This is a predicted structure of a 391-nucleotide RNA (Bacterial RNase P class A) from an Actinomycetota bacterium. NCBI's taxonomy places the organism under Bacteria, Bacillati, Actinomycetota.

[in-house]
RNA sequence: GCAGUUGGCCGGGUGGCCGCGGCGCAGGGAGACCUGUGUCGAGGAAGGUCCGGGCUCCGCAGGGCAGGGUGCUGGGUAACUCCCAGGCCGGGGAACCGGUGGAAAGUGCAACAGAGAGAAGACCGCUUCGAUAUGUGGAUCCGCUUGCGGCCAGAUAUCGCAGUAAGGGUGAAACGGUGAGGUAAGAGCUCACCAGCGUCCCGGGUAACCGGGGCGGCUAGGCAAACCCCACCCGGAGCAAGACCAAGCAGGGGGCCGAGCUGCCCGCUCAAAGCCCCCGGGUAGGUCGCUAGAGGCCGUCGGUAACGCCGGCCCGAGAUGGAUGGCCACCCAACCGCCGGGUUUAUCGCCCGGCGGUGGACAGAACCCGGCCUAUAGGCUGGCUGCAGAG
Numbered sequence: 001g002c003a004g005u006u007g008g009c010c011g012g013g014u015g016g017c018c019g020c021g022g023c024g025c026a027g028g029g030a031g032a033c034c035u036g037u038g039u040c041g042a043g044g045a046a047g048g049u050c051c052g053g054g055c056u057c058c059g060c061a062g063g064g065c066a067g068g069g070u071g072c073u074g075g076g077u078a079a080c081u082c083c084c085a086g087g088c089c090g091g092g093g094a095a096c097c098g099g100u101g102g103a104a105a106g107u108g109c110a111a112c113a114g115a116g117a118g119a120a121g122a123c124c125g126c127u128u129c130g131a132u133a134u135g136u137g138g139a140u141c142c143g144c145u146u147g148c149g150g151c152c153a154g155a156u157a158u159c160g161c162a163g164u165a166a167g168g169g170u171g172a173a174a175c176g177g178u179g180a181g182g183u184a185a186g187a188g189c190u191c192a193c194c195a196g197c198g199u200c201c202c203g204g205g206u207a208a209c210c211g212g213g214g215c216g217g218c219u220a221g222g223c224a225a226a227c228c229c230c231a232c233c234c235g236g237a238g239c240a241a242g243a244c245c246a247a248g249c250a251g252g253g254g255g256c257c258g259a260g261c262u263g264c265c266c267g268c269u270c271a272a273a274g275c276c277c278c279c280g281g282g283u284a285g286g287u288c289g290c291u292a293g294a295g296g297c298c299g300u301c302g303g304u305a306a307c308g309c310c311g312g313c314c315c316g317a318g319a320u321g322g323a324u325g326g327c328c329a330c331c332c333a334a335c336c337g338c339c340g341g342g343u344u345u346a347u348c349g350c351c352c353g354g355c356g357g358u359g360g361a362c363a364g365a366a367c368c369c370g371g372c373c374u375a376u377a378g379g380c381u382g383g384c385u386g387c388a389g390a391g
Stems, first nucleotide, its partner, number of pairs: 001387010012331007020041009043362001047373002050371005055238004062266004067234005072086005087100005101229002106227002108223002123168002125164003129160006136153003141150004176194006195219001197216008242288004251279006258270003295314005301308002332360001334358010
């Protein structure tokens, strides 16, 4: 320098004019409110609402069943479908990336193709036997028509009954691989080596797992986001939660053998001046909740890391039909065109300068926080791998 791989960060700036929401101050007004001024006013995802938690209320929520979720191991955390570190498998030459309980408890599923899709399967092929046909041969046997038939041997073709999982073919997948023996042909049928499985022992590791050795039967395929099994976790509803103030209204019917908790059962709580359900009627205002928090940055220490402890510093939207905007000027990144110069023998390309034009994406708070996922013009930057060259 090129190619690749993986992290982090930014995501327009300044000024002027006009405008919007919150809060403070000053002035005016009886008040509603008005005017002036100061200050604060979106994001890395505020998004999707997919997980987890805080907070609030329900009866402080106990047990069992059902249901749901998670799923290699260890750690982090308030918690997690998150993060960190590691193991194993797969991909890549490497950096690196992707996957992750159990298929030997049982049930089930596998399109199309194919003969057969799981203690499978005979379509082609291979082979024994039988039948038929056609050639060939026959020292010895029989008949004679003296080269023909019988008979025998072997070959080829067709058909039939079987054997065979070596080979072909189908498929994402066809029930270990190579070699030898064996056989009519074959086959873990037998043997050797290898792969893989189960089990036991030894060593290492907290563990997942790894390394080594012995024994066994000869092979055990895939799917669990199919049922299922195992281990662990899970009460419900949500800021329209919930509390208060103001305003307004009209009651009627039913149940308590009830209601509350939400799928069921048990347990528990409440209940007659009560509770619950249905129909009808009224309201559509205000205040609180409400924004300082599991908050950020820096440093010491512990830890491989995620993260934790301690210390210091810093912050400052809170709308409720829902503010955070618009215009102008200059500048900046980037892109395009033209011109000039440099590099080159020359062109392209690259670098520098000037002029003109274009010009900043995705998107937008609504109780708060931690994640994940998705969208994103353009730019800055760190680590690592490979190749080539120069010193």